[in-house]
RNA sequence: AAUGAACGUUGGCGGCGUGGAUUAGGCAUGCAAGUCGAGCGAGAAUCUUCAGACGGAAGCUUCGGUGGAAGUUUGAAGAGGACAGCGGCAAACGGCGUAGUAAGGCGUCGGUUACGUACCCCCAGGACCGGGAUAGCUGCGGGAAACUGCAGGUAAUACCGGAUAAUAUCUCCGGAUCAAAUGGUGUGAUUCCGCCUGGGGAGCGACUGACGUGGUAUUAGCUUGUUGGUAGGGUAACGGCCUACCAAGGCGAUGAUGCCUAGGGGGUGUUAGCGCAUGACCCCCACGACUGGGACUGAGACACUGCCCAGACACCUACGGGUGGCUGCAGUCGAGAAUCUUCGGCAAUGGACGCAAGUCUGACCGAGCGACGCCGCGUGCGGGAUGAAGGCCCUUGGGUUGUAAACCGCUGUCAGAGGGGAUGAAGUUCCGGAAGGCUAUCCUUCCGGUUUGACAAAGCCUCAGAGGAAGCCCGGGCUAAGUACGUGCCAGCAGCCGCGGUAAUACGUACUGGGCGAACGUUAUUCGGAAUCACUGGGCUUAAAGGGUGCGUAGGCGGCCAGACAAGUAGGAUGUGAAAUCUUUCGGCUUAACCGGAAAACUGCGUUCUAAACUGUUUGGCUUGAGUGAGAUAGGGGUGUGCGGAACUUCCGGUGGAGCGGUGAAAUGUGUUGAGAUCGGAAGGAACGCCGGUGGCGAAAGCGGCACACUGGGUCUUUACUGACGCUGAGGCACGAAAGCCAGGGGAGCGAACGGGAUUAGAUACCCCGGUAGUCCUGGCUGUAAACGAUGAGUACUAGUUGGGAGGGAUUUCGGUCUUUCCCGACGUAGCGAAAGCACUAAGUACUCCGCCUGGGGAGUAUGGUCGCAAGGCUGAAACUCAAAGGAAUUGACGGGGGCUCACACAAGCGGUGGAGCAUGUGGCUUAAUUCGAGGCAACGCGAAGAACCUUAUCCUGGGCUUGACAUCAAUGGAUUAACUCUGUGAAAGCAGAGCCACGCCUUCGGGUGGAACAUUGACAGGUGCUGCAUGGCUGUCGUCAGCUCGUGCUGUGAGGUGUUGGGUUAAGUCCUUGAACGAGCGAAACCCUUGUCCUUAGUUGCCAGCACGUAAUGGUGGGGACUCUAAGGAGACCGCCGGUGUCAAACCGGAGGAAGGUGGGGACGACGUCAAGUCAUCAUGGCCUUUAUGCCCAGGGCUGCACACGUGCUACAAUGGUGCGUACAAAGGGAAGCAAACUCGCGAGAGCAAGCAAACCCCAAAAAGCGUACCUCAGUUCGGAUUGCAGGCUGCAACUCGCCUGCAUGAAGUCGGAAUCGCUAGUAAUCGCAGGUCAGCUAUACUGCGGUGAAUAUGUUCCUGAGCCUUGUACACACCGCCCGUCAAGCCACGAAAGCGGGGGGCGCCUAACGUCGCUGAGCUAACCAGUUUACUGGAGGCAAGCGCCUAGGGUGAACUCCGUGAUUGGGACU
Repeated sequence: AAUGAACGUUGGCGGCGUGGAUUAGGCAUGCAAGUCGAGCGAGAAUCUUCAGACGGAAGCUUCGGUGGAAGUUUGAAGAGGACAGCGGCAAACGGCGUAGUAAGGCGUCGGUUACGUACCCCCAGGACCGGGAUAGCUGCGGGAAACUGCAGGUAAUACCGGAUAAUAUCUCCGGAUCAAAUGGUGUGAUUCCGCCUGGGGAGCGACUGACGUGGUAUUAGCUUGUUGGUAGGGUAACGGCCUACCAAGGCGAUGAUGCCUAGGGGGUGUUAGCGCAUGACCCCCACGACUGGGACUGAGACACUGCCCAGACACCUACGGGUGGCUGCAGUCGAGAAUCUUCGGCAAUGGACGCAAGUCUGACCGAGCGACGCCGCGUGCGGGAUGAAGGCCCUUGGGUUGUAAACCGCUGUCAGAGGGGAUGAAGUUCCGGAAGGCUAUCCUUCCGGUUUGACAAAGCCUCAGAGGAAGCCCGGGCUAAGUACGUGCCAGCAGCCGCGGUAAUACGUACUGGGCGAACGUUAUUCGGAAUCACUGGGCUUAAAGGGUGCGUAGGCGGCCAGACAAGUAGGAUGUGAAAUCUUUCGGCUUAACCGGAAAACUGCGUUCUAAACUGUUUGGCUUGAGUGAGAUAGGGGUGUGCGGAACUUCCGGUGGAGCGGUGAAAUGUGUUGAGAUCGGAAGGAACGCCGGUGGCGAAAGCGGCACACUGGGUCUUUACUGACGCUGAGGCACGAAAGCCAGGGGAGCGAACGGGAUUAGAUACCCCGGUAGUCCUGGCUGUAAACGAUGAGUACUAGUUGGGAGGGAUUUCGGUCUUUCCCGACGUAGCGAAAGCACUAAGUACUCCGCCUGGGGAGUAUGGUCGCAAGGCUGAAACUCAAAGGAAUUGACGGGGGCUCACACAAGCGGUGGAGCAUGUGGCUUAAUUCGAGGCAACGCGAAGAACCUUAUCCUGGGCUUGACAUCAAUGGAUUAACUCUGUGAAAGCAGAGCCACGCCUUCGGGUGGAACAUUGACAGGUGCUGCAUGGCUGUCGUCAGCUCGUGCUGUGAGGUGUUGGGUUAAGUCCUUGAACGAGCGAAACCCUUGUCCUUAGUUGCCAGCACGUAAUGGUGGGGACUCUAAGGAGACCGCCGGUGUCAAACCGGAGGAAGGUGGGGACGACGUCAAGUCAUCAUGGCCUUUAUGCCCAGGGCUGCACACGUGCUACAAUGGUGCGUACAAAGGGAAGCAAACUCGCGAGAGCAAGCAAACCCCAAAAAGCGUACCUCAGUUCGGAUUGCAGGCUGCAACUCGCCUGCAUGAAGUCGGAAUCGCUAGUAAUCGCAGGUCAGCUAUACUGCGGUGAAUAUGUUCCUGAGCCUUGUACACACCGCCCGUCAAGCCACGAAAGCGGGGGGCGCCUAACGUCGCUGAGCUAACCAGUUUACUGGAGGCAAGCGCCUAGGGUGAACUCCGUGAUUGGGACU
């Protein structure tokens, strides 16, 4: 884009189309084929006339009658023409359907000297004489019905005989044979309508040829009337169409035969086109008519609404027997997602019949139903801002819906009502008249009159009134269009990707927007996009894809020159290519859809003419392709035979004497019965060292000692010969590693299986000791490999450089140089390629031929076939399932990959932890509660720089408050509340109550008003409630590791790369150098602080050398600035200097000087990023939750709970020690609700009293280890101090749970710590004490600082851990804590096998056989014609019934084949 559509929601009008696609399933009812009386007989109703009979009206009447009407009835005649029949024509068309059919079809173009033809047209001729029946009808019967029998009698345009007979037919060419209705109409027919014969035409039909027209080879062979011939039969006609005989053919890889599917075409849909798909409606053809078979009639049928038979189904029945065929129009049931009215009319068009009028016509024309499709129209138009209300959103300002509405003005399409009405209708019919056709009853033309509409109804006029008329889908991207709320991996969405797990533009709803619009979406299907089956127009090194290799059949393709032909090819002409459709144009409906006219087109096929370049065919030639010859030559090419040495094993013998062997280490094994080692000898089998080489040969597999024999191919030279002999190659044939199989040999070594030893969690393995098949030979089979260059063969062309092998030529100064052919390699230009790469050995540029591919899995599986002894090979699916699988390259990450380098990473050392007791944190347990957080490193003396109450928390128990403990605002109240004092109750909080007292301003002194505060109410407060995975901020970690990036340029299709790599060097991406890079930034370094040296300045509270005073003594005092120190500013260090190394570099090594030397030590400082790392409980904050509670207050308890486990520490285990006594030397800090001296008391903690000090001034304050000395003498101790008892002290409202300290007493474990593990490289470790913060007090052994004493070891990078750079592999990218494989358990799905079971299909054999054609018989019956007797018989011809025969539908039966379904059980596969 499309559809004969369906479904969902919605639905105003009209035009034109279209509508049973499924069960070719079954059908009630009505209609769908009749017509002709001008072919025929008969002829009802009815009418007319005449005659007879009855009858007797009106009138007349002399009343006796007359008259004779209407009516009734009979007969005759006529009109009339129903029902039925004979006869003619039609019924073979029209209408419906697509079952069957892969060719008896269809399409295109031809052929028929091998054919038919009613009706129609033209031409010629004819129509004479006769005859016998039969329906109808009448009578009598049978039957329920359908229907039917007998007898009698009748007509024809029904039937028959004879005559006539050509231009017809047959023919032996003499001849023979064949017809009719003088019927109809009419007064009247040669003339009009009919009849017969012949010829021609048109249209229609029949047969036939060529080409074209599905799938399947998992169908490869098929065929006996089969193929052909002769003869005959049959037909309209050719023909094995049929029969007899003869021959043995015919078809097939260019796909026979079988199976599956299917009506074909014009066309239709789509497409740029080629194509692909399709065959509704319309047109042409074919076929079908309940299923199967058959013929009859006829011009035509093997016949949709004809016949016969069989079958299934249905109906009627009196049970004897009958009837039926909607795949015609309507309609009905069924099945289905699904497809209409039991309508009107012959008015038009067309058909049948008829002279005609006309009749019939579910063909057709119309109407109805269905948005099923296409097309058109409408649902209003203009104005209208306060941008109303409402809705939605909101940053609360507003925005949007939105000129939209309201409101004002206007119009009148469609629909509605009323009126009137064109047109579809004319070459209609009928009547009358006229003219013409020689005549005419017939025909044509003209004039006048008359007549025909089922249905539709445009356009026009009038009326009313915006009145009656809008929805559907979508809004994450593709793809036009977004916000809010709800939901919370639920509910749901989804075409693909994918959305949804608490902020969803994706679900649902609302608002809003977008698209289309009487529709809009969905589903199904087709084409497109899809170059994704590639003809146009693809590929095969690695993505799917080159056959393992060769030879070669068919086939395809094929060198140079010339001639001929004209099959292909090209051009012209011509026929055809139906119409419709498509295209263009013109026209008709108001437009369009739709319809009409014309043109073009239909790319095709045929015929014919021309051309002869190319292809082809053919003729003649050529030598360059190919081959042959001659000469030369390299080679593990092949086959067979023989020979050889080394090694190995075994055996024999000698020497010898303890192990050998084997491994990472061992063991099994072997050896004193003598191994191994060594020497000599013998035997055996297999393989051929060195040469040996990206060297050689071969088609590939493959080929390696030497010699001989036989043998294949190649190369070079020469140019003698042949003269295109060529290339490729479906099938086919041959070869084809290893393993394997069969038979027979052989068997040294090796060695599946197997045994043993190890390894291991295990070890059906890797390692070791043995060892059978096998490996070897001969003969046969198998036929596969990563059979690989993952690259088919051949030919030609397209820069080079270089190496090797086999040759030739030229030249040479014998070193070489140049050139040429073939083979094997490397690099590389153009070009190609997705890239990697290939690149004269192409994966480049072209041609020819073959093979192969078309997403992954299922699966090289199942099944079938075939080969094989087997193993198995070749061929080779589907269901189902996934949204990927895959290639090349990139960046990372990772590796029990590599290289370089670093770090207390290891090593070398020192000291610890892990064992003990205790402290502390955590887990666990417990509990009413043991609040919460932190969880490898990077949680665990962490948040917490200090839980008795407080702290303290939704921790627990209990008691209370509700605008609240705290903030802001508003309203109201009222002058007492609040505050303060007091009382009751209570554990307190709280509740209840009493007393007391105010403030500013104005004031008429009555009062009014206001703020703070209070009370009430409402907004709101509050939350350590949740989410650190919604966040900010802050922090940890990798890591003070050296990295992380950018601009421009260059490069690559791109991701990216380069720079940043390489060579050096550094602590460092530090610096140098090279280089398609050049620069730059964040990091490193430096800048900053501190410490180490010196200088300058300054000199109190610090200092005191010198001077002076003073004290028992002391910088105590005067004074001083020298020194120390304090705190400001400077100097100093930069590889600067020297030597060496190094690339004339960076830098490194050594040295000098210097307080300090290569960053002097320490600190602060932490790149891009990682860990959804930590923290919502510091703080802040989105969202959610809570609001008499998850908020707030209070009391008590808990956070301290203890079987246990872990982390971090302290103290120890002692003599480098402990205790007592004596004695020396710091730094850095703190101090007012504070530090506190001195003095007194107390054993002590401490108490009392009390100077000084907001501090370089006073105090804390004693530094300790150290040094000296005494004792202890190796022990559970004079070590160690846990635990416990008693007595005290301090803080605090309060030390029970649950504080610290003191004294006395008690005196536990512990004697240096398993596996494992931590810190540290110098003023460091170790050791010693001091101070501070928090703090009422303290659990501090913690933490943060300070100084004192003060080592050892390493100059290495193998290993462990971590890190950096380069490189490599990768199937990882959540990135190795990755990915991922198989079994097993369970569920489910599809498939295969399976004892079988059920069903379908087409054949075959045998038996039986209806109807029917044909043949034979036809003794029965028999009108026409003939004959004979002769007046009704006989015979003949002919016909019929009946019988028989062949064939045959159907039925029965048998053995096979094939397909489908199903099947206990079972096999593998997919998914979860």
Molecule: small-subunit ribosomal RNA
Organism: uncultured bacterium